About this RNA: A computed fold for a 384-nucleotide RNA from Polyangiaceae bacterium LLY-WYZ-14_1, annotated as Bacterial RNase P class A. Its Rfam family is "Bacterial RNase P class A". It is annotated as a ribozyme. It is recorded under the gene name rnpB. Model confidence (mean pLDDT): 75 of 100. RNAcentral holds the sequence, with entries from ENA.
[in-house]
RNA sequence: GGAGCGGCCCAGGCGAUCGCUGCUGGACACGGUCCAGCGGAGGAAAGUCCGAGCUCCACAGGGCAGGAUGCCAGGUAACGCCUGGUGGGGGCGACCCCGAGGAAAGUGCCACAGAAAGCAGUCCACCCCGCCGCCUCCUCUUGGGGGUCGCGGGGCCAGGGUGAAAGGGUGAGGUAAGAGCUCACCGGGCCGGCGGUGACGUCGGUCGCAGGGCAAACCCCAUCCGGAGCAAGACGAAAUAGGGAAGCGUUCGAGGGUGGCCCGCCCGAGCUUCCGGGUAGCGUCGCUCGAGGCGCGCGGCGACGCGCGUCCCAGAGGAAUGAUCGCCCGCCGGAGCCGGUGACGGCCCCGGCGACAGAACUCGGCUUACGGACCCUUCGACCU
Numbered sequence: 001g002g003a004g005c006g007g008c009c010c011a012g013g014c015g016a017u018c019g020c021u022g023c024u025g026g027a028c029a030c031g032g033u034c035c036a037g038c039g040g041a042g043g044a045a046a047g048u049c050c051g052a053g054c055u056c057c058a059c060a061g062g063g064c065a066g067g068a069u070g071c072c073a074g075g076u077a078a079c080g081c082c083u084g085g086u087g088g089g090g091g092c093g094a095c096c097c098c099g100a101g102g103a104a105a106g107u108g109c110c111a112c113a114g115a116a117a118g119c120a121g122u123c124c125a126c127c128c129c130g131c132c133g134c135c136u137c138c139u140c141u142u143g144g145g146g147g148u149c150g151c152g153g154g155g156c157c158a159g160g161g162u163g164a165a166a167g168g169g170u171g172a173g174g175u176a177a178g179a180g181c182u183c184a185c186c187g188g189g190c191c192g193g194c195g196g197u198g199a200c201g202u203c204g205g206u207c208g209c210a211g212g213g214c215a216a217a218c219c220c221c222a223u224c225c226g227g228a229g230c231a232a233g234a235c236g237a238a239a240u241a242g243g244g245a246a247g248c249g250u251u252c253g254a255g256g257g258u259g260g261c262c263c264g265c266c267c268g269a270g271c272u273u274c275c276g277g278g279u280a281g282c283g284u285c286g287c288u289c290g291a292g293g294c295g296c297g298c299g300g301c302g303a304c305g306c307g308c309g310u311c312c313c314a315g316a317g318g319a320a321u322g323a324u325c326g327c328c329c330g331c332c333g334g335a336g337c338c339g340g341u342g343a344c345g346g347c348c349c350c351g352g353c354g355a356c357a358g359a360a361c362u363c364g365g366c367u368u369a370c371g372g373a374c375c376c377u378u379c380g381a382c383c384u
Stems, first nucleotide, its partner, number of pairs: 001382001002379003006375002009372002012328007020040009042356001046367002049365005054229004061263004066225005071085005086100001087098004101220002106218002108214003123160002126155006133148006168186006187209001188207008233285004243275006255267003292311008329354006336347004
């Protein structure tokens, strides 16, 4: 130098000119205009995926349905987030990842291949027995021994083969051949001791080893979840007027609040349909001081907590936060000079660029997009 790993920070700066927007103050030819001062996007404002605040419905109650989460301990307002561990997996390593409850409640599935995929199983090979044929040896013959193609019966699951997966693994003994059949070690189930808050670890004993996998299949278990969302909602202005007909209803309750359903709760004297008719679709608030930012100290491995000090930091709303020029800064590409054995570094010139992206009630997270700087650290042997 390269390739990585972990962390942290920045998000161009200054000036001039012309603009936009909120607040405050002032002036005026006040439904507004002008002047001055101060403030005016982000680390993700994004996706809207989780969790909350806030508002309304009942201070949200019971059941069903539905959804989410799923090792342990902690943090937090809360979480599906974060921290620290345990177990498992990946990487040479720094380090990273995990969809980590239950397969002995039940149902379902296990493609292709394969003999067999779930009350396991025999395709090839192996071993034993029987039969037929052939070859060969012994015997005078009947007969007997050996070998072998084939057929039938049996043994077996170690080997081959199939598969993601074939009823623990390796080795030895054993056997006709084999097999936890037996033994040693490893793995596993159960019991107990010890350590740990716990997940779990470790040690000892015992069992010859069992109903293989899939729950991101249904499902079961445990815990949690009421619904809607700032177009929530509140106030003001205006309006829902007045009329006709029919039906239903007034404590035996029409109708509404009510949103997946039922119950329950609350309001409740009007409601529905038809005929005919009228008005409006605006303004203000909610709206930014908040689980707030920064600094210091203390506690904690850490997430974080506590205390003190200090600061006020967009509130627009068809939606402002911008544009141009100059100088500087940074990055990229190219040429040159210098230094170095070299990978490369420094200086200077020219050109280009300054990424991703724009608040819309507010927070805490996650995820995704993206330019650059710095720090710690690992590997390897391409350069030195």